About this RNA
Transfer RNA from a marine eukaryotic metagenome, 68 nucleotides, folded computationally.
RNA sequence: GGGCGUUAGCUCAGUUGGUAGAGCAGUGGACUCUUAAUCCAUUGGUCAAAGGUUCGAACCCUUUACGC
Numbered sequence: 001g002g003g004c005g006u007u008a009g010c011u012c013a014g015u016u017g018g019u020a021g022a023g024c025a026g027u028g029g030a031c032u033c034u035u036a037a038u039c040c041a042u043u044g045g046u047c048a049a050a051g052g053u054u055c056g057a058a059c060c061c062u063u064u065a066c067g068c
Base pairs, nucleotide, nucleotide: 003068004067005066006065009024010023011022012021018055026042027041028040029039030038048064049063050062051061052060
C1' cells in the first nucleotide's frame, strides 16, 4: 500500500436504501417421581465509532478503531 470482516450473550443471515431476523443460550410454563429430552410462550440490538448524501441508511460515500 491492497483485500476481507465488525449486526442479540455465542454462531451467523439480512438479494440493487423503506424502519432488523434465525439457530443455540437465557427466562416463564406444560410434560415427568426428579433430572434430561421434547413442546409452547417470551426477554434481549445507539447494526464497531464519527461525519456526509437522502424524505428515509445495517446497506451508498469519507475518515477512524479493532481483527484476519
The prediction has a mean pLDDT of 80.